Predicted 3D model of a 93-nucleotide RNA (c-di-GMP-I riboswitch aptamer) from Desulfarculales bacterium UBA696.

RNA sequence: ACUCACAAAAGGCAAACCGCGCGAAAGCGCGGGACGCAAAGUUACUGGCCUAAGUCUCGGGAAGAUCCGGGAUACGGUCGCAGGACCGCUGAG
Numbered sequence: 001a002c003u004c005a006c007a008a009a010a011g012g013c014a015a016a017c018c019g020c021g022c023g024a025a026a027g028c029g030c031g032g033g034a035c036g037c038a039a040a041g042u043u044a045c046u047g048g049c050c051u052a053a054g055u056c057u058c059g060g061g062a063a064g065a066u067c068c069g070g071g072a073u074a075c076g077g078u079c080g081c082a083g084g085a086c087c088g089c090u091g092a093g
């Protein structure tokens, strides 16, 4: 430097759920808690997935606006969905 994670050691992270807070929601933060994880470290760059505040659109309505309902949409999320990029501990070969 490259490849690998069967064995060892030191350790690390923390799903569901619960509490408090933030958010329209998806979801996120902190504390508790452990299903799992060899990058479950960082990054929404690509695809996927989730949500739809706002916007557009269709319908209802006497109806321009307001109102009620349907559809589309990310500029909102997810890196613990996959790929890419960056960086890193221990050990083995």
Stems, first nucleotide, its partner, number of pairs: 002093004012037002017032006035080001041086003045083003048078003054073007
The organism belongs to Desulfarculales, within Bacteria. It was read from a public genome assembly, where an Rfam model found it. The coordinates come from a structure-prediction model, not an experiment, and the mean pLDDT is 86.